[in-house]
């Protein structure tokens, strides 16, 4: 310097251009127990990497740029 591949919740990760953006697990509350884990119910937490364009409508498509892996030089 060039190619590829991801970035969505505290983490691991879903999500054919249309519903109010989901799911395990974590956390908080409550039950349950002498009292923890288990296990029930309920809830809170997301400027979808940024920043523009397309579009009637973007997490999803385009372009730029970030940051983190890989490969080549």
């Nucleotide at each position: 310097g060039g190619g590829c591949c991801a970035g969505u919740a505290g983490c691991u990760c879903a999500g054919c251009g249309g519903c109010u953006a989901g799911a395990g697990c974590a956390c908080u509350a409550u039950c349950c127990u002498u009292a923890u884990a288990a296990g029930a119910u309920a809830g809170g937490g997301g400027u979808c990497g940024a920043c523009g364009g397309u579009u009637c409508g973007a997490a999803u498509c385009c372009a730029u740029c970030c940051u983190g892996g890989c490969c080549c030089a």
Predicted 3D model of a 73-nucleotide RNA (transfer RNA) from Candidatus Beckwithbacteria bacterium CG10_big_fil_rev_8_21_14_0_10_34_10. The sequence was found in a public genome assembly. It matches the Rfam family "tRNA". By type it is a transfer RNA.